This is a predicted structure of a 530-nucleotide part of an RNA (large-subunit ribosomal RNA, domain I) from a Candidatus Methanomethylophilaceae archaeon. Its mean pLDDT, the model's own confidence on a scale to 100, is 81. NCBI's taxonomy places the organism under Archaea, Methanobacteriati, Thermoplasmatota, Methanomassiliicoccales, Methanomethylophilaceae.
[in-house]
Context: one part of a larger RNA
RNA sequence: CCGCAUGGGGGAUGGUUCGGCUAGAGCGCUGAAGAAGGUCGUGUCAAGCAGCGAUAUGCGUCGGGUAGGUGCAUGAAGCCUAUGAUCCGACGAUUACCUAAUGGGACUUCCUAUUCUUCGGAAUAAUCAGUAAUGAUGGGGAACGCAGGGGAUUGAAGCAUCUUAGUACCUGCAGGAAAAGAAAUCAACAGAGAUACCGUUAUUAAAGGCGAUCGAACACGGUAUAGGGCAAACUGAAUCCCUUAAUGAAAGUUAAGGGAGAUGUGGUGUUUUGGACUUUUUUACUCCUUAGCAAUAAUAUUCAAAGUGUGCUGGAAAGCACUGCCAUAGAGGGUGAUAGCCCCUUAGAAGAAGGAUUGUAUGGAGAUUUCUAAGUAUCCAGAGUAGUGUGUGUUGGAUAUCACGCAUGAAUUCGGGAGGCAUUCGCUUCCAACCCUAAAUACGUCUCUAGUCCGAUAGUGUAUUAGUAGCGUGAGCGAAAACUGAAAAGUACCCUUAACGGGAGGUUAAAAGACCUGAAACCAUGCGGU
Numbered sequence: 001c002c003g004c005a006u007g008g009g010g011g012a013u014g015g016u017u018c019g020g021c022u023a024g025a026g027c028g029c030u031g032a033a034g035a036a037g038g039u040c041g042u043g044u045c046a047a048g049c050a051g052c053g054a055u056a057u058g059c060g061u062c063g064g065g066u067a068g069g070u071g072c073a074u075g076a077a078g079c080c081u082a083u084g085a086u087c088c089g090a091c092g093a094u095u096a097c098c099u100a101a102u103g104g105g106a107c108u109u110c111c112u113a114u115u116c117u118u119c120g121g122a123a124u125a126a127u128c129a130g131u132a133a134u135g136a137u138g139g140g141g142a143a144c145g146c147a148g149g150g151g152a153u154u155g156a157a158g159c160a161u162c163u164u165a166g167u168a169c170c171u172g173c174a175g176g177a178a179a180a181g182a183a184a185u186c187a188a189c190a191g192a193g194a195u196a197c198c199g200u201u202a203u204u205a206a207a208g209g210c211g212a213u214c215g216a217a218c219a220c221g222g223u224a225u226a227g228g229g230c231a232a233a234c235u236g237a238a239u240c241c242c243u244u245a246a247u248g249a250a251a252g253u254u255a256a257g258g259g260a261g262a263u264g265u266g267g268u269g270u271u272u273u274g275g276a277c278u279u280u281u282u283u284a285c286u287c288c289u290u291a292g293c294a295a296u297a298a299u300a301u302u303c304a305a306a307g308u309g310u311g312c313u314g315g316a317a318a319g320c321a322c323u324g325c326c327a328u329a330g331a332g333g334g335u336g337a338u339a340g341c342c343c344c345u346u347a348g349a350a351g352a353a354g355g356a357u358u359g360u361a362u363g364g365a366g367a368u369u370u371c372u373a374a375g376u377a378u379c380c381a382g383a384g385u386a387g388u389g390u391g392u393g394u395u396g397g398a399u400a401u402c403a404c405g406c407a408u409g410a411a412u413u414c415g416g417g418a419g420g421c422a423u424u425c426g427c428u429u430c431c432a433a434c435c436c437u438a439a440a441u442a443c444g445u446c447u448c449u450a451g452u453c454c455g456a457u458a459g460u461g462u463a464u465u466a467g468u469a470g471c472g473u474g475a476g477c478g479a480a481a482a483c484u485g486a487a488a489a490g491u492a493c494c495c496u497u498a499a500c501g502g503g504a505g506g507u508u509a510a511a512a513g514a515c516c517u518g519a520a521a522c523c524a525u526g527c528g529g530u
Stems, first nucleotide, its partner, number of pairs: 001529008014516001015483002019454002021451006027444002029140002037098003040053003044076002048072002050057001059092006068080003103112003113124004126137004144175001145173005155162001159209001185192002196223004207213001227436003230382001234267002238265001239260009274380003277375003285366004292360005301350003307323001308339001309322004324341002326330001332344003387408007415431005470477002490515001494503003
């Protein structure tokens, strides 16, 4: 040096999975009645996580459930428990300090007052509304939503209009969804009939240093469907609110006092076949509450068939051979190897003291209401608005999108807007300048189910005390780390050692001995060859 063998070292590979990822369904706000989040405490011994709050590893009531319990966590001690604990569900009590933080003041999660007091304790922030009594607001929330601001890298093979993009990001506000929404809309001589979302129209029309690029709508097919209320004309207090008291389950009713309101409360009425108004015909109901009664759904939970048959192998039977049974149940998991009939489950059924939803009167409230036809004398129908000029932004919107600034500025039903340049005459269509509105849609903090997903360098950054340890002045950055065995049966006693350890011995199917399996690099020893 080569080969073989035996070990060490190392942690690949195989197998496993109380974790992820994705999809679907359900469900969807919270807070001065003090939240979310944190600090500090709390245990017999108690550092961490989890639970809880000076009533502190817990207290009470109601229901379920059964033999053990005293969290993760396996030790010792003590204690609780058939007078039913632990545990599960529902409803309550307690809930230190900081925090919107709110008596005042601080950020050292701390300091320090006043008034009242039954001596236990309670009240005392600001802003808005209100005469007051009193009420409301504030902060948080994963993404989703609406609004106000608003880049750059990039692309254009350079760059400035343009693009990236109204994106990222910042700010405000709201909800379980939000926004939008019942035509001064489209369409085209035929018609449709609020909005939203999906498909298609459509690599289209259009925009564009007509470059790069950008980019709708109508119609059509679906999901889901829902329409209402004011102002005015006419009427003219016929109206409403607050407090207190009585009554009632509540809805409400009654009484007293005060207030709002003629600058108009209430009634009527709401869009072109208009309404008021005048005449005429016609029709009988609608709404609220839920103690009681009835029904429904949910969940703690309960029931749930059929072999622990014979023999063999084995440490162990669920395996093999033979022989039975159940099945609206042969999904799945566990049990000493692979179990329909051993256990938990599964198909299928049942189910509440209490709460929820829906319906219902014998309890209340409300108008005289609805409709048809005719008349058209009179009255009404949203103004610094529509429009025009001009300047910006925005848009596919081109002269013809939408919005805003400045200047100007109508008409009044014999009226007005729109019909992608302007103007005129027609035709078609609609009625702006007031408000509300469920569903289909978006998202996933959360719960459940599933998977041709991943299987510990994968899958979340986190399968473990993970946003932890650690790093950084800080904003912030941010890991590694799973596996004994069926059962601890976790190696008694002896020898040796300073100790780790070693020997002998024991447990086990096997040392698998702090651990499954245990590859390679690398190291050592022995033997052989040279």